[in-house]
RNA sequence: GGCGACGUAGCUCAGUGGUAGAGCGAGCGUCUCAUAAGCGCUAUGUCGAAGGUUCGAUUCCUUCCGUCGCCA
Numbered sequence: 001g002g003c004g005a006c007g008u009a010g011c012u013c014a015g016u017g018g019u020a021g022a023g024c025g026a027g028c029g030u031c032u033c034a035u036a037a038g039c040g041c042u043a044u045g046u047c048g049a050a051g052g053u054u055c056g057a058u059u060c061c062u063u064c065c066g067u068c069g070c071c072a
Base pairs, nucleotide, nucleotide: 001071002070003069004068005067006066007065010024011023012022013021018055026042027041028040029039030038048064049063050062051061052060
């Protein structure tokens, strides 16, 4: 330098055009003599950035940024 994959909650990830979710973790409550486990409730997010297409974009297109891989 060329090509490709990935970027979504604190962490690991799902979500292929129509209100952004799960597990783990966190907080509160319940239970217990107490702790853990269990059960219930609650809160997290500029969906990497900017622009475009669309009635509508996390999703499609372009550019850029970051990480990783392959080729040279």